[in-house]
The prediction has a mean pLDDT of 75. Bacterial large signal recognition particle RNA from a Candidatus Zixiibacteriota bacterium, 264 nucleotides, folded computationally.
RNA sequence: AUGUGCUAGGCGGGGAGUUAGCGGUGCCCUGUAACCCGGAAUCCGCUAUACCGGGGCUGAAUUCCCACCCGAGGUUUGAUGCGGCUUGUGUUCUUGCCGCAAGUGGCGUUGAUAACCGGGUCCCGCACAACCGAAGAUCGCCGAACCCCGUCAGGACCGGAAGGUAGCAGCGGUAAGCGAACCCCCGGUGUGUUGCGGGGAAGCUCGGUUUGAGUUAACUACGGUAAGGCAUUUGCCUGCGGAGAGCCAAAGGUGGGUGCACAA
Numbered sequence: 001a002u003g004u005g006c007u008a009g010g011c012g013g014g015g016a017g018u019u020a021g022c023g024g025u026g027c028c029c030u031g032u033a034a035c036c037c038g039g040a041a042u043c044c045g046c047u048a049u050a051c052c053g054g055g056g057c058u059g060a061a062u063u064c065c066c067a068c069c070c071g072a073g074g075u076u077u078g079a080u081g082c083g084g085c086u087u088g089u090g091u092u093c094u095u096g097c098c099g100c101a102a103g104u105g106g107c108g109u110u111g112a113u114a115a116c117c118g119g120g121u122c123c124c125g126c127a128c129a130a131c132c133g134a135a136g137a138u139c140g141c142c143g144a145a146c147c148c149c150g151u152c153a154g155g156a157c158c159g160g161a162a163g164g165u166a167g168c169a170g171c172g173g174u175a176a177g178c179g180a181a182c183c184c185c186c187g188g189u190g191u192g193u194u195g196c197g198g199g200g201a202a203g204c205u206c207g208g209u210u211u212g213a214g215u216u217a218a219c220u221a222c223g224g225u226a227a228g229g230c231a232u233u234u235g236c237c238u239g240c241g242g243a244g245a246g247c248c249a250a251a252g253g254u255g256g257g258u259g260c261a262c263a264a
Stems, first nucleotide, its partner, number of pairs: 002263005009058003012030004020047005035055005064257006073248005081240004085235001088232004093228007102220003105216003114210008122199006128192002130189004136183001138180003142177001148173004156165003
């Protein structure tokens, strides 16, 4: 070195999650020449030699082992940035309110302002009026199928007859009731350009007397305040976004390593 037969090993690996931890089933990634059966998420098995049980194939190398490179994917953290909320600050911005009375304007010697007096506005009572209601009297060519009145055709009843009786419709009236209009009486009121009496804080208003030059606050200016806009700012706050960094790492690549027996 060759051949034959074995053995160790291999017949997928990884991430997150779960777990005291390891592995599996389940999820995801990668990947295949990637064995079969049974078990298992409120889970199953195990304990650092860390799935368990059974069967099969391959086998010392393209397939096993180690190191390095590259690196799908996963995971942790997360800068700058953009936005929201929030805390202050500023503002020659906008608007509202309050104040002031410097300027403009309005009013004012045909009398501002202030003071006083009287009336009104307001409240209470009475009267009157208005309106509403009820009752009485008045009027109605309104009003009873019968159980109201008068007259009662026809018809009915009693009677031998003479005659008598009750009585519908119609006609005429009437009761209750209904309607109408005005008068009187009574009661009431979300009423009143009314009268009388009383009360009345302030304001407003009308009139009068005294006073004798201010007054008003529409605009501008100024001061204050509130809200908004804009700028800036605070925060173990929050949403989006994801640079970068750390960790794990499949597949792939490169290099190296790997047992026993027999035979010629």
The model forms 89% of the base pairs in the Rfam consensus. Taxonomically the source falls in Candidatus Zixiibacteriota (Bacteria, Pseudomonadati).